[in-house]
């Protein structure tokens, strides 16, 4: 140094939930809170999976019409605390 991950040391992050705000939603931000995490740091246009479906497309019901309801598809919207990859990083036992 690399691999690796200790009943070590110093630290770090912050699940669910609550409040407020943003968003069509998924979800995100801030504060509290602590489930857990050796990368639970970053990367979503590196790949896959999963979530949402606003706009859009198609089908269909109601209606004289304007309209209105339902269903399916669709992401360069989201998820890194789903996985793999890339990249940066604390410590040094076995």
């Nucleotide at each position: 140094u690399a691999c690796c991950g200790a009943u070590a040391a110093a630290g770090g992050u912050a699940a669910a939930c609550u409040a407020u705000c943003c968003g069509a939603a998924a979800g995100g931000a801030u504060a509290g809170g602590g489930c857990a995490c050796a990368a639970a740091g970053c990367u979503a246009a590196a790949g896959g999976g999963c979530c949402u479906a606003a706009c859009g497309u198609c089908u269909u019901g109601c209606g004289c019409a304007g309209g209105u309801g339902a269903g399916a598809c669709u992401a360069a919207g989201g998820u890194a605390g789903c996985c793999u990859g890339g990249u940066u990083g604390c410590c040094g036992a076995a």

A computed fold for a 94-nucleotide RNA from a candidate division TA06 bacterium, annotated as c-di-GMP-I riboswitch aptamer. The coordinates come from a structure-prediction model, not an experiment, and the mean pLDDT is 89. Of the family's consensus pairs, 95% are formed in the model. The sequence was found by an Rfam model in a public genome assembly.